[in-house]
Context: one part of a larger RNA
Molecule: large-subunit ribosomal RNA, domain IV
Organism: Myxococcales bacterium
């Protein structure tokens, strides 16, 4: 020097990303205890007081058990009932003393309060950097499935589902409660429609093609037609579903505009106009886990605040089951602020245990 502890004058977070660590709080009885709330909670909220021993009420109290006595019933038992009670066990309370710095005398053993943001809560999860605001959930909704169910597994047999039957089973999104969930069906899926259209095997078979019996032509090689049959190609027209088409349907995948002008100060525009569009974003919320300019303005709170926290709204780029806005309890979640406390710091310092070092 390192590392584990103890102790520290005055200040108390001035340290730091941040009160990380530490230190403070700590049992047990009793008084007391707020917003705000699902009326269950919040609450051990918060904040106080008391605790040892020894005497006395009471030579050990209520009280608890209960030898052993005594009575009455008696089915006559090791039977029931009443009543007395020794011994043991023993609180809690009053009063009075007494002692120590300290009496829950060591250890062991919550710090509290306030705001706000995500999640409803209890649970899960990245063994071996992440425990969370992510899963998960009660609950809500959509949607298949009528049972040899859908759905999955497997070529199949067969199995799950289930020895279950729409109050069941699968899939999906949402995510307790609570108030609510606005508009668009053009696009893309989903489901129904069949008129028309397009359309596959296949059916169909005009038609053409090869080959050849012959026939013609040639001295000859050869060349030209060419019937039946085989064999090829094959139009026209009939052919499903699908697609186009017609509707529906969003808590289905999605989507929810620009310009310009206007009021008797100004500003702004309740109001007109115009242009696209399936429809133009409603309610709530808003510089937010979402605002780039931004350290937005305003107000709190500091002496002093880029975080916090109320408001404004000019939402780059919030918005309603890819849920919207609260919400009381939870919460090893995140951020701000305060008491308490403290070597975390001003700013070191001692002292111990163990290692390292140094001598043998």
């Nucleotide at each position: 020097c390192a590392u584990u502890g103890g102790c520290u004058a005055a200040g108390g977070a001035a340290u730091u990303c941040g009160g990380c660590a530490a230190a403070a709080u700590u049992g047990c009885a009793c008084c007391g205890u707020a917003a705000c709330u699902u009326c269950g909670g919040g609450a051990g909220a918060a904040g106080g007081u008391g605790u040892g021993c020894c005497c006395c009420c009471a030579c050990g109290u209520a009280u608890g058990u209960g030898a052993g006595a005594g009575g009455a019933c008696u089915u006559c038992g090791c039977g029931u009932c009443c009543u007395c009670g020794a011994g043991c066990a023993g609180a809690a309370g009053g009063g009075g003393g007494u002692u120590g710095c300290a009496g829950a005398g060591a250890a062991a053993u919550g710090a509290g309060g306030g705001u706000u943001g995500c999640g409803a809560c209890u649970g899960u999860u990245u063994a071996c950097u992440a425990a969370a605001a992510a899963c998960a959930c009660a609950g809500g909704a959509c949607u298949c499935u009528g049972c040899g169910a859908a759905a999955u597994c497997g070529u199949a047999a067969g199995a799950u589902g289930a020895c279950g039957u729409a109050u069941a089973g699968g899939g999906u999104c949402u995510g307790a409660c609570g108030c609510c969930u606005g508009c668009c069906c053009g696009g893309u899926g989903c489901u129904g429609g069949a008129a028309g259209g397009u359309u596959a095997a296949g059916g169909g078979g005009a038609g053409u093609u090869g080959u050849c019996a012959g026939c013609u032509c040639g001295c000859a090689a050869g060349a030209g037609c060419g019937a039946a049959g085989c064999a090829g190609c094959g139009a026209a027209c009939c052919g499903a579903a699908g697609c186009c088409c017609c509707a529906g349907u969003a808590a289905a995948c999605g989507g929810c505009g620009g310009c310009c002008g206007u009021a008797a100060c100004u500003a702004u525009a309740a109001c007109g106009g115009u242009c696209c569009u399936a429809a133009g974003g409603u309610a709530g919320c808003g510089a937010a886990a979402u605002u780039c300019c931004u350290u937005g303005u305003c107000g709190g709170g500091u002496a002093a605040g880029u975080u916090c926290c109320g408001a404004c709204c000019u939402g780059c780029a919030c918005g309603a089951a890819u849920g919207g806005c609260g919400u009381a309890a939870c919460g090893a979640c995140a951020u701000c602020c305060c008491u308490a406390c403290u070597g975390u710091c001003u700013c070191g310092g001692c002292c111990a245990g163990u290692g390292a070092c140094c001598c043998a």